The prediction has a mean pLDDT of 84. A computed fold for a 1512-nucleotide RNA from a metagenome, annotated as small-subunit ribosomal RNA. RNAcentral holds the sequence, with entries from SILVA.
[in-house]
RNA sequence: AGAGUUUGAUCCUGGCUCAGAAUCAACGCUGGCGGCGUGCCUAACACAUGCAAGUCGAACGCGAAAGGGGCUUCGGCCCUGAGUAGAGUGGCGAACGGGUGAGUAACACGUGGGUGACCUACCCUAGAGUGGGGGAUAACGUUCCGAAAGGAACGCUAAUACCGCAUGACGUUCCGGGUUUGAAGACCUGGAAACCAAAGCCGGGGACCGCAAGGCCUGGCGCUCGAGGAGGGGCCCGCGUCCGAUUAGCUAGUUGGCGGGGUAACGGCCCACCAAGGCGACGAUCGGUAGCCGGCCUGAGAGGGCGGACGGCCACACUGGGACUGAGACACGGCCCAGACUCCUACGGGAGGCAGCAGUGGGGAAUUGCUCGCAAUGGGCGCAAGCCUGACGACGCAACGCCGCGUGGAGGAUGAAGGUCUUCGGAUUGUAAACUCCUGUUGACGGGGAAGAAUGGCUCCCGAUUUAAUAAAUUGGGGGAAUGACGGUACCCGUUGAGGAAGCCACGGCUAACUCUGUGCCAGCAGCCGCGGUAAUACAGAGGUGGCAAGCGUUGUUCGGAAUUACUGGGCGUAAAGGGCGCGUAGGCGGCCCCCUAAGUCAGACGUGAAAUCCCCAGGCUCAACCUGGGAACUGCGUCUGAUACUGGGUGGCUUGAGUUCGGGAGAGGGAUGCGGAAUUCCAGGUGUAGCGGUGAAAUGCGUAGAUAUCUGGAGGAACACCGGUGGCGAAGGCGGCAUCCUGGACCGAAACUGACGCUGAGGCGCGAAAGCCAGGGGAGCAAACGGGAUUAGAUACCCCGGUAGUCCUGGCCCUAAACGAUGAGUGCUUGGUGUGGCUUCCAUUUAAGGAUUUGGUGGCGCAGCUAACGCGAUAAGCACUCCGCCUGGGGAGUACGGUCGCAAGGCUGAAACUCAAAGGAAUUGACGGGGGCCCGCACAAGCGGUGGAGCAUGUGGUUCAAUUCGACGCAACGCGAAGAACCUUACCUGGGCUUGAACUGUAGAUGACAUUCGGCGAAAGCCGGCUUCCGCAAGGACAUCUGCAGAGGUGCUGCAUGGCUGUCGUCAGCUCGUGUCGUGAGAUGUUGGGUUAAGUCCCGCAACGAGCGCAACCCUCGUCCUCUGUUGCCAUCAGGUUAUGCUGGGCACUCUGAGGAGACUGCCGGUGAUAAACCGGAGGAAGGUGGGGAUGACGUCAAGUCAGCAUGGCCUUUAUGUCCAGGGCUACACACGUGCUACAAUGGCCGAUACAAAGCGUCGCGAUCCCGCGAGGGGGAGCUAAUCGCAGAAAGUCGGUCUCAGUUCGGAUUGUAGGCUGCAACUCGCCUGCAUGAAGUUGGAAUCGCUAGUAAUCGCGGAUCAGCAUGCCGCGGUGAAUACGUUCCCGGGCCUUGUACACACCGCCCGUCACAUCACGAAAGCUGGCUGUACUAGAAGUAGCUGCGCCAACCCGCAAGGGAGGCAGGCUCCUAAGGUAUGGUUAGUGAUGGGGGUGAAGUCGUAACAAGGUA
Repeated sequence: AGAGUUUGAUCCUGGCUCAGAAUCAACGCUGGCGGCGUGCCUAACACAUGCAAGUCGAACGCGAAAGGGGCUUCGGCCCUGAGUAGAGUGGCGAACGGGUGAGUAACACGUGGGUGACCUACCCUAGAGUGGGGGAUAACGUUCCGAAAGGAACGCUAAUACCGCAUGACGUUCCGGGUUUGAAGACCUGGAAACCAAAGCCGGGGACCGCAAGGCCUGGCGCUCGAGGAGGGGCCCGCGUCCGAUUAGCUAGUUGGCGGGGUAACGGCCCACCAAGGCGACGAUCGGUAGCCGGCCUGAGAGGGCGGACGGCCACACUGGGACUGAGACACGGCCCAGACUCCUACGGGAGGCAGCAGUGGGGAAUUGCUCGCAAUGGGCGCAAGCCUGACGACGCAACGCCGCGUGGAGGAUGAAGGUCUUCGGAUUGUAAACUCCUGUUGACGGGGAAGAAUGGCUCCCGAUUUAAUAAAUUGGGGGAAUGACGGUACCCGUUGAGGAAGCCACGGCUAACUCUGUGCCAGCAGCCGCGGUAAUACAGAGGUGGCAAGCGUUGUUCGGAAUUACUGGGCGUAAAGGGCGCGUAGGCGGCCCCCUAAGUCAGACGUGAAAUCCCCAGGCUCAACCUGGGAACUGCGUCUGAUACUGGGUGGCUUGAGUUCGGGAGAGGGAUGCGGAAUUCCAGGUGUAGCGGUGAAAUGCGUAGAUAUCUGGAGGAACACCGGUGGCGAAGGCGGCAUCCUGGACCGAAACUGACGCUGAGGCGCGAAAGCCAGGGGAGCAAACGGGAUUAGAUACCCCGGUAGUCCUGGCCCUAAACGAUGAGUGCUUGGUGUGGCUUCCAUUUAAGGAUUUGGUGGCGCAGCUAACGCGAUAAGCACUCCGCCUGGGGAGUACGGUCGCAAGGCUGAAACUCAAAGGAAUUGACGGGGGCCCGCACAAGCGGUGGAGCAUGUGGUUCAAUUCGACGCAACGCGAAGAACCUUACCUGGGCUUGAACUGUAGAUGACAUUCGGCGAAAGCCGGCUUCCGCAAGGACAUCUGCAGAGGUGCUGCAUGGCUGUCGUCAGCUCGUGUCGUGAGAUGUUGGGUUAAGUCCCGCAACGAGCGCAACCCUCGUCCUCUGUUGCCAUCAGGUUAUGCUGGGCACUCUGAGGAGACUGCCGGUGAUAAACCGGAGGAAGGUGGGGAUGACGUCAAGUCAGCAUGGCCUUUAUGUCCAGGGCUACACACGUGCUACAAUGGCCGAUACAAAGCGUCGCGAUCCCGCGAGGGGGAGCUAAUCGCAGAAAGUCGGUCUCAGUUCGGAUUGUAGGCUGCAACUCGCCUGCAUGAAGUUGGAAUCGCUAGUAAUCGCGGAUCAGCAUGCCGCGGUGAAUACGUUCCCGGGCCUUGUACACACCGCCCGUCACAUCACGAAAGCUGGCUGUACUAGAAGUAGCUGCGCCAACCCGCAAGGGAGGCAGGCUCCUAAGGUAUGGUUAGUGAUGGGGGUGAAGUCGUAACAAGGUA
């Protein structure tokens, strides 16, 4: 620090996901040790049991018992235990410490201040004092009540308990003055009066007094009063402190005042009266959530999340209320009341509160021992010893976290065995192991053995203070003894011994790490993308590897990455996002100059910012974690001083922003009224006659009752042609005939005036197209709905004929639009051309026009710059500033609920559950279009001949069958693989056999044969039997058989695992590369453009320049000529010969054979064209613009075809899916299709005669003459290994004859019969021949095929395969046409361009209803709960007040009785908790039914959208 994921690819936007760190964690697998930490996040749920707050005898009175000893009259008594235990009075503590986070959104907390409005026990400092009296009461005793808890009456008693009195100021209250202050309850000072204290206890002691106690002296601890301090607290204030506006108004003690009350203290804190205020958009009120902070986690930081442990504060203590005591509480282990719950009960009544430590139940994914000790630290009490202390210190449990250590080290190659993989060679596990030599952490055992503990007390010694004192007391220093829960622990030494100690996850990409097997869209995986449908590095197992390691993974949560809420640090033309537009309130922001101020701002100093934490340095545990010390920091707040540039505030001024006045011209700006002509329709009349109208074509409709057409007149409504224009005006919506009236704004010019008066604008107010609504008018045309006619599979549409709301006017609503420039408003700045409309100025002109210029509008191009790109570009989307609005993935959804507006329709505001891994923008390359342009092709057209109809042949489908083997399926399967199925072929079926096998290799063993032949069985294969070796001296070998082993074999599967080969687009003209350039990039350029070509062929131009594969050419063949060759070919000349023939001699001229050359190149001429390329015409030439034909097939496409030609991976099979054999089948036959043959006839059939080829083939062959047969053919065999011989007669043609339009002298199927040939064999199932038979068929529907010249058509010939079998295939020649205007249309293709939501690429994509399943949500008559408001009722405990006839010791009066003061019980009143009644609000759950939404593999119906998507 980034990465994966939208696409064919790209850039951008944007979400989702991952890698990191963390955790009070939990779960899965695993688990050796130690240290330091941490450990109910859930039910503030309920709690059994034990413990957690006591202490003081130096405040006080009382005061046992057991035990021991003694005595005894045996009842008991005495001493001791012991003034002990114990309770009580009293004091202090219990308000701390410990727990929890329910409540609380608050001065609760944090921070900084204030208290001139306060309190403070214990502690410290200094001052003053501590005199003298009194009356009670618990305990205790007696009696009584009660189950208990407890209680009652009477009687006794003490105090540091309680109560008067005295004294008393520096205290308090009152009055006056002064100082400071904004202000006095502060301070100083004066005055007079009033008021208020106390307690003792312990120790030591010389003189003196006293009988003694004691006085007295002295010390300590106490006590009282006020003062000061420290620490603690109360109250008040500034600032900070979560979410929701679908919570917008809240408030009657409410806000303030006066006067009281109350409090430690200010205050409506409370009360009476008076006033009507107070809070709120800077978010009151209400709802939800939450203890706050230091800090912790994360992060570069800013931030975000959290508030468990530790520390500070707060709140709470079963729930609610209340006060008492006290310095302090409205009190966790106190009290009272109410409620719920639990327990005891004798049923009358009582008791209780673990959110203290352990522990139990429950809840939960989940969180420990009913341990030890006060040794240390700290706390309470005490003079102290000491006691108490579940605070705390320790131990225990838990891998819960962090940190450390170990599970061994070195050597060791035959690279052992085993495993795994394998190309079978090997590789890997792997120096890993074994083995050898070591070490000794840890564990185990044995031994030793701490620190933590001495500042207290005790004791000894030496001082000091105090004192009369060498006493006591206090205090300083030194020495000594005692005291340890942990714990015989840490640690150290020794012994033993590699011995006891490694797992978990991952291995497709992200992301480090790969193979085999199994499985076969199954089982499963998955964080995202995605894997799995027979070769899975993604599932499962194994081997190997990677990572971490006593842990490793998973899950949850937080931050990060995420600049994905953007302060740092984002955006809004098209990706989400500018409000429809204006006016304007609050608010925000604001021109120039001087002065003042100092709020912001800046600087310095001071205070504070607790400690811990973080950081730095140092130190202590062997290191580390951890701990300790010091420093820094704590970015904050406050105070003071200073600075004054900027901002703010104040005063004064200025004119440039803004505005006003004056003068002009422009304009569909707005409102109202009136007028006008054209046109449509209707009405009346005239003329006139059969149609009109409408459409792609029609029909509905209108018309003989007279339409349409045409003329005249009239009525009525609406809209204003031409001008008219990226012209004008307006804020937007919008505004269009003419005139008048009223009226808004902008612009130009010139001066004068005001003097910042400005900009923006949340709320608010107004305007706001069309449609729609209400009321009243109006209604010509047009026209939703509706009716009809067409179209169509349907057509609730598009088209046509009608037609009502509406459109129009007046008034009132509605308030939305793709209300768009998809671009908020304002201001300033930033190169330039050009058009247009307004005003001004100048020049010029006869005028309009024109030129130049300023300004404010409106367009088009374009520099810089910006932008993801497209594009924007002074009218910015550039550079800046100000203000407002808005956005944060897609869907759900602009939906639901709530609120508000509306008559309604509906508008505004506006979610969530759930679901997806994308949804998008721009551009690129393709593909496609019922888009466009250009151009090709037998593509159409023009022609010729066919197919489709018939019969037959052949292939295919289907059907059949035991089998009809398999493959090929649009073009590009179907006379295809198959250049030839009777057996064989053959792969199929039936049956019979074989099992190392029919063929092949290696090896081991055995045998000596095997083969041939003979015999038997058999359909054959085969089986059984007989006969039966060779070489070598030997060892052994050859050959063969048998038995094993390892292989074999398979036309079994997969062409979607493959090689090779092939088809097709297509012989179409294309397909690419290097370098350069352009672009962020995919890509583009080149290859586009202008011409031209058969051609990306060539030329020109050009940010391209070159190149490659294709095209062309080079190759073969045909056409002309030349050279060479000259037999088997040829014969012009010469000679010979024949009926005749190159037959013979001879020759090589010609033809020809087959080798090599020449020739054709737009080379020449003319024209056109850019003078180019090229085209057109011409000459010459055998041939002319590629001369004809062939071979040759670019990059690629179709998972095209072939595992059955061959090869080959994997899988399957192994007495069978192999192999051998016989027979059958591939030849079936209701039918359908393809390809052909033959025909339907006279351009013909038949008969006779007769002419002319080419290219091939032949010795397992072709086979002549001759003979036989009607013929197929047979006999026979010359010649020929072929320019020699043979196949071999070419046929159409030509000549002659016949037939005469008919199912025929056409046609030949079918059938019968007789033959021939091949072959082991023609039954299934061959070909041919003769005779006989003589079917369909009279030119073929829709549709469809081939062909552009030696072509089509037609005619025959040959060859491959092959024993035989050809209408097929491959070749050969003979005869030999017609037509092409042309490119509109069909098909295919090429190039350019355009649109696209397609990219599996239109056979694409995709929408909605319906049906089914499932999920979440809203509505709903209602039902049930929580919280809460209001009104009324109720009124416990309790404070306060009033009362107090009952009761009362202290003080007063009084001798007393009694009275008074004061108080208590009781009663009443105010307030008030629970409870009750009524009525609201809010929230949650549930609800028959009905609603839409999401998702789901194939369902149904249509085709809405994407191309002009077929109606944009």